[in-house]
């Protein structure tokens, strides 16, 4: 210097040809218990790495850029 690949919720990680962004685990309330656990039921948490573009409409297409892993040298 080239090539691929991956960035979403506090963590692990889904998102099925562009149409409302979830799941599990952790946290909060409650209910069960004398209490904890365990078990049900609820909430709360995300500008979806970052900047353009392209569409009525982008996590999904396209450019650029940055940090991770890997392969050629």
């Nucleotide at each position: 210097g080239g090539g691929g690949a991956u960035a979403u919720a506090g963590c692990u990680c889904a998102g099925u040809u562009g149409g409302u962004a979830g799941a599990g685990c952790g946290u909060c309330g409650c209910a069960u218990u004398c209490g904890c656990a365990u078990u049900g039921c609820g909430a709360a948490g995300g500008u979806c790495g970052g900047g353009g573009g392209u569409u009525c409409g982008a996590c999904u297409c396209c450019c650029c850029c940055u940090a991770u892993c890997u392969c050629c040298a």
The prediction has a mean pLDDT of 82. Transfer RNA from a bacterium, 73 nucleotides, folded computationally. Its Rfam family is "tRNA". By type it is a transfer RNA.